[in-house]
Model confidence (mean pLDDT): 88 of 100.
The part of an RNA shown here (large-subunit ribosomal RNA, domain IV) has 356 nucleotides and comes from a soil metagenome.
Context: one part of a larger RNA
RNA sequence: CUGUGGUUAAGGAACUAGGCAAAUUGUCCCCGUAACUUUGGAAUAAGGGGAGCCUUGCGCGGUGGAGGCACUUGCUGCCCGAGCUGCGCGGGGUCGCAGAUAGCAGGGGGAAGCGACUGUUUACUAAAAACACAGGACCGUGCUAAGCCGUAAGGCGAUGUAUACGGUCUGACGCCUGCCCGGUGCCGGAACGUUAAGGGGACGGGUCAGCCUUCACGGGCGAAGCUCAGAACUUAAGCGCCGGUAAACGGCGGUGGUAACUAUAACCAUCCUAAGGUAGCGAAAUUCCUUGUCGGGUAAGUUCCGACCUGCACGAAUGGCGUAACGACUUCCCCACUGUCUCAACCACAGGCCCG
Numbered sequence: 001c002u003g004u005g006g007u008u009a010a011g012g013a014a015c016u017a018g019g020c021a022a023a024u025u026g027u028c029c030c031c032g033u034a035a036c037u038u039u040g041g042a043a044u045a046a047g048g049g050g051a052g053c054c055u056u057g058c059g060c061g062g063u064g065g066a067g068g069c070a071c072u073u074g075c076u077g078c079c080c081g082a083g084c085u086g087c088g089c090g091g092g093g094u095c096g097c098a099g100a101u102a103g104c105a106g107g108g109g110g111a112a113g114c115g116a117c118u119g120u121u122u123a124c125u126a127a128a129a130a131c132a133c134a135g136g137a138c139c140g141u142g143c144u145a146a147g148c149c150g151u152a153a154g155g156c157g158a159u160g161u162a163u164a165c166g167g168u169c170u171g172a173c174g175c176c177u178g179c180c181c182g183g184u185g186c187c188g189g190a191a192c193g194u195u196a197a198g199g200g201g202a203c204g205g206g207u208c209a210g211c212c213u214u215c216a217c218g219g220g221c222g223a224a225g226c227u228c229a230g231a232a233c234u235u236a237a238g239c240g241c242c243g244g245u246a247a248a249c250g251g252c253g254g255u256g257g258u259a260a261c262u263a264u265a266a267c268c269a270u271c272c273u274a275a276g277g278u279a280g281c282g283a284a285a286u287u288c289c290u291u292g293u294c295g296g297g298u299a300a301g302u303u304c305c306g307a308c309c310u311g312c313a314c315g316a317a318u319g320g321c322g323u324a325a326c327g328a329c330u331u332c333c334c335c336a337c338u339g340u341c342u343c344a345a346c347c348a349c350a351g352g353c354c355c356g
Base pairs, nucleotide, nucleotide: 001351002350003349004348005347006346007345008344010342011341014340019337027051028050029049030048031047036041038172052094053093054092055091056090057089058088059087060086061085062084063083067079068078069077070076071074095099107335108334109333110332111331112330113329114327115326119131120130135170136169137168138167139166140165141164147156148155149154173322174321175320176319178252179251180250183249184248185245186244187243188242189241192240193239194238198234199233204228205227206226207225210221211220212219213218253271254270255269256268257267280314281311292308293307294306295305296304
């Protein structure tokens, strides 16, 4: 010097990102116990008192010797109740610094955020506000179900049958869940438009028997067959088109003016849109400006709590707002407590280092 333990005057979080670590608390019995609440809880709430040993008395139990009474003479019944013993309540005494004497063994309270809860998770840096969850909703599926695995056979679903099964979203409970179907998706419609292969085969081309023409070379016409190309017409889903659907993906405005102080604008005008954000909440796990402003708490508070609303850029199952209980979650405050600190000291053990 390091590690692990231990003690510490006065102060008591001044430490620090943060009470991290440590300390406090801790058992049993009795008293007592708030807001709030889903009436179950909250609750061991909080906060108090008691606790050893000896002796003695009492109360209530357990067992029941000896004795007595009765008869049905029995391993009988009943009465009395000694002794031993359990628990409790009181009196007296006694020892220590200390009686739950060691060890084991909750610190407590208040406020807010998030998630209802018990659970689950990144085996080896994340345990959480993430996942799950009961509950809610939508969509699909009529059974050889939908869906899934497999080339198939076959299997799961299910030896189930719509109070079932599959998928997606939300996430207890309470109060609720507004407007928009223009875009995208899905569902329905089938008249019209568009639309492939196929069908169809008009018209045209190649080849060629043959025919015509020429003195010849050559030129022309050209049936059948074979063959190339191919218009009209016909023809499905789809798309266009017409509707529906937002607990489908999603979206939910701007400008100018106006009231007898000022300010503001219930009101008016105008442009645009599919429709212009309703309830509730709001500087929020969301607020840039921002340490917004006001109030509370502190001597002093970028955090915290309550408000305001100017919401850069909340908002209703990508759920909105509340909510008792719960949480090794996050934030703030108070009490208790402490070597976290002011500020360090000493002790024990182990190691390092020096001598040997």
The full RNA is in RNAcentral, with records from MGnify.